Description: Predicted 3D model of a 72-nucleotide RNA (transfer RNA) from Trichonephila inaurata madagascariensis.
């Protein structure tokens, strides 16, 4: 330098163009002699950035940035 993948909650990841979710973690409750586990409830998001398409974009298209793989 060429080609390809990937970017979403604190972490790991789902999500046919139509209300952004799960597990773990965290907070509270209940339980307990005190805790843990198991149980119930809650909080937590500029869906990497810019632009385009569309009535409507996390999702489709273009560019950029980070990161990983690969070819020379």
């Nucleotide at each position: 330098g060429g080609g390809g993948g990937u970017a979403a909650a604190g972490c790991u990841c789902a999500a046919u163009g139509g209300u952004a979710g799960a597990g773990c973690a965290u907070u509270c409750g209940a339980c307990u002699g005190c805790a843990a586990a198991a149980c119930g409830a809650g909080a937590g998001g500029u869906c990497c950035c810019c632009g385009g398409u569309u009535c409507a974009a996390a999702c489709c298209c273009g560019g950029g940035u980070g990161u990983c793989c690969u070819c020379u």

Background
The organism belongs to Trichonephila inaurata, within Eukaryota. Its mean pLDDT, the model's own confidence on a scale to 100, is 83.